[in-house]
This is a predicted structure of a 356-nucleotide RNA (Bacterial RNase P class A) from an uncultured bacterium. Its mean pLDDT, the model's own confidence on a scale to 100, is 78. The model forms 96% of the base pairs in the Rfam consensus. The sequence was found by an Rfam model in a public genome assembly. It matches the Rfam family "Bacterial RNase P class A". It is annotated as a ribozyme.
RNA sequence: GAGGUAGGUCGGGUAACCGCAAGGGAAAACAACUUCCCUUGAGGAAAGUCCGAGCUCCACAGAGCAGGGUACUGGGUAACGCCCAGUGGGGGUAACCCCAGGAGAGUGCCACAGAAAACAAACCGCCUUCAUCUCUGAAGGUAAGGGUGAAAAGGCGAGGUAAGAGCUCACCGGAUGCUGGGUGACCAGCAUGCCUGGCAAACCCUACCCGGAGCAAGACCAAAUAGGAAGGGAUGAGGUGGCUCGCUGACCUUCGGGUUGGUCGCUUGAGAGGUGGGGUAACCCACCUCUCAGAGAGAUGGUUACCGUUCCCCGACAAGGGAAUACAGAACUCGGCUUAUAGACCUACCUCCUCU
Repeated sequence: GAGGUAGGUCGGGUAACCGCAAGGGAAAACAACUUCCCUUGAGGAAAGUCCGAGCUCCACAGAGCAGGGUACUGGGUAACGCCCAGUGGGGGUAACCCCAGGAGAGUGCCACAGAAAACAAACCGCCUUCAUCUCUGAAGGUAAGGGUGAAAAGGCGAGGUAAGAGCUCACCGGAUGCUGGGUGACCAGCAUGCCUGGCAAACCCUACCCGGAGCAAGACCAAAUAGGAAGGGAUGAGGUGGCUCGCUGACCUUCGGGUUGGUCGCUUGAGAGGUGGGGUAACCCACCUCUCAGAGAGAUGGUUACCGUUCCCCGACAAGGGAAUACAGAACUCGGCUUAUAGACCUACCUCCUCU
């Protein structure tokens, strides 16, 4: 200097004027209404509604089955399908990235091609014997070579054999047993013999986890009307996913009518920042500092000027002129994941080239 990998920050700024919402204060008024001052006021994803919770209600009754979710091991966390570290496998020169229970519990599928697709195999070929003038035929052996296919009786080399084959041997691979290391997933060594597929994002099996509904949850106040109609109900209606058992126990369902007003929930939080300590890390502990939207058809803005960044025109440069400035707006609140994102910048690591 070039290329790459992983992570992070910003994503307009300043000033003036005007305007809006919440909170606090003052004045006037005293039923409202009004004026002035101070403070604060959309995000890294607010999006998706995919997970997990806090909170509220069913409700202080549960248990089982079905159903759903996760899936290597250990740790973190309020919890999770998330995060961190490690183990095994795959990709990449590498930094790094991706995958992960079980196929000997059982069932099922693997088209076509091929001899044969799993209690699977002999099409071509090779060898031996017999017959035959020859062509060729029959019997036996074989799975090393060739063919088909995504995949075909562990791989490679040597010996051996009638020809071959783990038949034998050495090195790998898988399985079983033993020993050692590790919390564990696993790893290493030795011995034995040579064990023939894939798919579970097929049904399934194993281990662990799981009540439901949701701020339009729910609580309160005020007001109004039809103390209407029908059906069901102690021989048990109804009781927050389904079914069964259990428990409880007096209203339940449908149609119709009235009120569609107000207050709360509503923002102090598993909150943010700093310092120190523990830990490989995720994260945890202690102390200190700060308080950072709460709308309600829904505020958080508008105008002007200058500056910044990017692009274009002119230009030797400078100056000048013009255009643009991403994705996108809180609605009970958090922890994650996923998706979108013009452009600018920073950090660490890997590879190659060049110079010293």